[in-house]
Molecule: SAM riboswitch aptamer (S box leader)
Organism: Pseudomonadota bacterium
RNA sequence: CACUCAUCGAGACCGGCUGAGGGAUUAGGCCCUUAGACGCCGGGGCAACCGCCAGGACCAACCAUCCUGUAAAGGUGCCAACUCCUGCGAUCCGAGCCGCGCCGCGUGCGCAACCCGGGUCGACAGAUGAGCG
Numbered sequence: 001c002a003c004u005c006a007u008c009g010a011g012a013c014c015g016g017c018u019g020a021g022g023g024a025u026u027a028g029g030c031c032c033u034u035a036g037a038c039g040c041c042g043g044g045g046c047a048a049c050c051g052c053c054a055g056g057a058c059c060a061a062c063c064a065u066c067c068u069g070u071a072a073a074g075g076u077g078c079c080a081a082c083u084c085c086u087g088c089g090a091u092c093c094g095a096g097c098c099g100c101g102c103c104g105c106g107u108g109c110g111c112a113a114c115c116c117g118g119g120u121c122g123a124c125a126g127a128u129g130a131g132c133g
Base pairs, nucleotide, nucleotide: 001133003131004130005129006128007127008126013043014042015041016040017039021032022031023030026087027086028085029084044079045078046077049075050074053069054068055067056066057065083125088122089121090120091119092118093117094116099111100110101109102108103106
């Protein structure tokens, strides 16, 4: 760096250094930030992907694999905001100028593409872990 699989609405802050931008990328929005953000270092914490342990499934049995659970001394990861939100597609709801239809002819009722507001699902992109090359 590529590929595969899983997860991504929960959770978790102090000190020191530094000093101007930062929230991956692009655009828009929104937010954090000289009352010091981002980053780095130290400590602390969260979580439970891998590993450890126990049980179960499969098996004649063992291994492997899968499932469940405990724990948290190990390998990672993480500790503002849903991956901060939106962008592409589908669908649903609401509203609806113009338009179309109806007759009760009223600034009435119904339908309703685009646009607008919102919800759901998916795609793309990304992050993290595990495996593999």